[in-house]
Molecule: transfer RNA
Organism: Bacillota bacterium
C1' cells in the first nucleotide's frame, strides 16, 4: 500500500438473515430470608448499538465516509 473479520449496558455476547419495542448472562443497586455473611427468592437501574453523512414512514440491520482492534497479502530491509 491491498484484501478480510469485529466494535451493541461495568464485562462476556446474541440480535443484522427477512429494516419494524434494543435483549440473554455474570455484575451493580435495593428488599426478602439469616444472629450476621454466603447462597437462594422478588425487583429495578443501566445503551441514542464505535464517530459523521445519506436513503426509508421507520436504520444496530441497507448504503458512503471516517477512527481503533485484530488477520492475510504485497513490499522495503
Nucleotide at each position: 500500500c491491498g484484501g478480510g473479520a469485529c466494535g451493541u449496558a461495568g464485562c462476556g455476547c446474541a440480535g443484522u438473515u427477512u429494516g419494524g419495542u434494543a435483549g440473554c448472562g455474570c455484575g451493580u443497586c435495593u428488599g426478602g430470608c439469616u444472629u450476621g455473611g454466603g447462597a437462594c427468592c422478588a425487583g429495578a437501574a443501566g445503551g441514542u448499538c464505535g464517530g459523521g453523512g445519506g436513503u426509508u414512514c421507520g436504520a444496530a440491520u441497507c448504503c458512503c465516509u471516517u477512527c481503533g482492534u485484530c488477520c492475510c497479502g504485497a513490499c522495503c530491509a